This is a predicted structure of a 97-nucleotide RNA (SAM riboswitch aptamer (S box leader)) from a rhizosphere metagenome. The sequence is in RNAcentral, with records from MGnify. The model forms 97% of the base pairs in the Rfam consensus.

RNA sequence: CUUAUCAAGAAAGACUGAGGGAUUGGGCCCUAUGACGUCUUAGCAACCUAGAAAAAGCUUGGUGCUAAUUCCCAUCUCGGAAACGAGAGAAGAUAAG
Numbered sequence: 001c002u003u004a005u006c007a008a009g010a011a012a013g014a015c016u017g018a019g020g021g022a023u024u025g026g027g028c029c030c031u032a033u034g035a036c037g038u039c040u041u042a043g044c045a046a047c048c049u050a051g052a053a054a055a056a057g058c059u060u061g062g063u064g065c066u067a068a069u070u071c072c073c074a075u076c077u078c079g080g081a082a083a084c085g086a087g088a089g090a091a092g093a094u095a096a097g
């Protein structure tokens, strides 16, 4: 860079110790009843791989993930007096190339 997906799903323990939810702004939320992070174990999922000749399913291996829709909004379009609603996009994440 290209393609696909992003409304579902799945947590305990140990260590650590103050911030975290990608970035900027706003909102909202999680957090000393210990967040975030690291490790271990467990689980979820099914993108790729192999097992076989196809599909489904299963298993092996490579990833990924396990608060909240990618937590929500930001740009554009449509509807609306507005609040707001719907759709698309951007950005991001993951997989494969």
Base pairs, nucleotide, nucleotide: 001097002096003095004094005093006092011041012040013039014038015037019030020029021028024074025073026072027071042066043065044064047062048061050059051058070091075088076087077086078085079084